[in-house]
RNA sequence: AAUUCAUCAAGAGUUAGCUGAGGGAUUGGCCCUAUGAAGCUACGGCAACCAUCGCAUAUUGCGAACGGUGCCAAUUCCAACAGGAGUUUCCUGGGAGAUGAAGA
Numbered sequence: 001a002a003u004u005c006a007u008c009a010a011g012a013g014u015u016a017g018c019u020g021a022g023g024g025a026u027u028g029g030c031c032c033u034a035u036g037a038a039g040c041u042a043c044g045g046c047a048a049c050c051a052u053c054g055c056a057u058a059u060u061g062c063g064a065a066c067g068g069u070g071c072c073a074a075u076u077c078c079a080a081c082a083g084g085a086g087u088u089u090c091c092u093g094g095g096a097g098a099u100g101a102a103g104a
Base pairs, nucleotide, nucleotide: 003102004101005100006099007098008097013043015042016041017040018039022032023031024030026080027079028078029077044072045071046070049068050067052064053063054062055061056060076096081093082092083091084090085089
């Protein structure tokens, strides 16, 4: 890496420094962006997957948040494939993607 499992409608940067034109995975749409994109550094925050701790319990649940990740515009921004409904629209499932934990 392939693969497996879980989650993806909530939450959190109007911060400072460097830098300077792109960014939102892909395609289409629609957005964000010199009132500063992406990136790096510092600080801050969210969350609770793993680890840890506490309480209850023995299927595990609840809580904490000093560690390992992750995340901090828009539902994974929306759609893409299939099906359904009272068919300008909406719903369900799948695919793809992301993250975590496993994984020779």

The RNA shown here (SAM riboswitch aptamer (S box leader)) has 104 nucleotides and comes from Pelosinus sp. Its Rfam family is "SAM riboswitch aptamer (S box leader)". Gene Ontology term of the family: regulation of gene expression. The prediction has a mean pLDDT of 81.